[in-house]
Predicted 3D model of a 93-nucleotide RNA (c-di-GMP-I riboswitch aptamer) from an uncultured Gammaproteobacteria bacterium. Its Rfam family is "c-di-GMP-I riboswitch aptamer". Its family is annotated with cyclic-di-GMP binding in the Gene Ontology. About the family: GEMM was predicted in a large-scale screen for bacterial structured RNA regulatory elements. The sequence was found by an Rfam model in a public genome assembly.

RNA sequence: AAUCAUUUUUGGCAAAACCGUGCGAAAGCCGGUGACGCAAAGCUGCGGGUCGUACCAGGCCGUUCGCUGGCGGACGAUAGCCGGGCUGCUGUA
Numbered sequence: 001a002a003u004c005a006u007u008u009u010u011g012g013c014a015a016a017a018c019c020g021u022g023c024g025a026a027a028g029c030c031g032g033u034g035a036c037g038c039a040a041a042g043c044u045g046c047g048g049g050u051c052g053u054a055c056c057a058g059g060c061c062g063u064u065c066g067c068u069g070g071c072g073g074a075c076g077a078u079a080g081c082c083g084g085g086c087u088g089c090u091g092u093a
Stems, first nucleotide, its partner, number of pairs: 012038002017033004022029002036080001042086003046083003049078005059071003
């Protein structure tokens, strides 16, 4: 120095809930309070999963033939859903 596991120290992050003339169509995000938890609960939407439907697109199905409904697509979100990639702290072994 690297790898693996998790021992310790310094610390770090921040669930739910509440607040906000906050952003957004929504999912969700931001700030404050607050800690359920987390050895990457740091970063990254690459793969899968999940959530949303304003805009775009105009495909499929159903239809009471409606300018409606559903699915898909598309777009957006989620990193504290899982995996991958990049980076970082401690130093018992």